[in-house]
Context: one part of a larger RNA
RNA sequence: CGUUAGAAAUUUGAGAGGACCUAUCUUUAGUACGAGAGGACCGAGAUGGACAGACCUCUAGUGUACCUGUUGUGGCGCCAGCUGCAUCGCAGGGUAGCUAUGUCUGGAUGAGAUAAGCGCUGAAAGCAUCUAAGCACGAAACUCGCCUCAAGAUUAGAUUUCUUUUAAGGGUCGUUAGAGACGAUGACGUUGAUAGGUUGCAGGUGUAAAGGCAGUAAUGUCAAAGCCGAGCAAUACUAAUUACCCGUAAGC
Numbered sequence: 001c002g003u004u005a006g007a008a009a010u011u012u013g014a015g016a017g018g019a020c021c022u023a024u025c026u027u028u029a030g031u032a033c034g035a036g037a038g039g040a041c042c043g044a045g046a047u048g049g050a051c052a053g054a055c056c057u058c059u060a061g062u063g064u065a066c067c068u069g070u071u072g073u074g075g076c077g078c079c080a081g082c083u084g085c086a087u088c089g090c091a092g093g094g095u096a097g098c099u100a101u102g103u104c105u106g107g108a109u110g111a112g113a114u115a116a117g118c119g120c121u122g123a124a125a126g127c128a129u130c131u132a133a134g135c136a137c138g139a140a141a142c143u144c145g146c147c148u149c150a151a152g153a154u155u156a157g158a159u160u161u162c163u164u165u166u167a168a169g170g171g172u173c174g175u176u177a178g179a180g181a182c183g184a185u186g187a188c189g190u191u192g193a194u195a196g197g198u199u200g201c202a203g204g205u206g207u208a209a210a211g212g213c214a215g216u217a218a219u220g221u222c223a224a225a226g227c228c229g230a231g232c233a234a235u236a237c238u239a240a241u242u243a244c245c246c247g248u249a250a251g252c
Stems, first nucleotide, its partner, number of pairs: 001152001005163007015149004021049007033038001051106005059100004066093005071086006110144003117137001119135002169246004173189005194239003197235005203228003211222004
């Protein structure tokens, strides 16, 4: 821009893409078959492999503004206590998120028409013949079925609702995240829990400083303490103010 008034939502599916795998074991059954050796079809069940999708409860990683220990050196006048730099200085752990090595799920069942093939009836050709007329089966292939996209499918579809025009609706702007390169998408904007803060909880680290007590001292104890990023809630304390722009067909 189109889809012929403009919008909001829900859809149909022309068409396109994905997937389609396979092994072992148990049973049927040491049965059918076979002199024996050996050894099934069909059917039922279990456990796997590779592959694919989703997720983070568990396990295991990462986790450079979380916690702790500690070395050298500089600074805060000194002690104590902190802090800068040294690969995040090094080391031990680790929430959320992101992950796999972890967890869950999937390939199905089935329908239609068939291939090779197996047949029924059956003439031409008094027989025979699966074929000439007719009829029944038959494969991971084909068409559906499963999953995803999909009306710019210009053949531009359908349904519901709203708007009688200073409209409905959308955008700018702001707070933002399960979204994200930027646009976009989603949530919210005081009729408010959208983000931050605060409080509580979960979770991490592992018992802070100061002081008291014990000990000559190191140290121990009062003390699961103190500190803390992303998680879950509550709470208007802070910021989402005011406002502006687009949109106006027919009809009246």
The part of an RNA shown here (large-subunit ribosomal RNA, domain VI) has 252 nucleotides and comes from a Flavobacteriales bacterium. Model confidence (mean pLDDT): 87 of 100. It matches the Rfam family "Bacterial large subunit ribosomal RNA".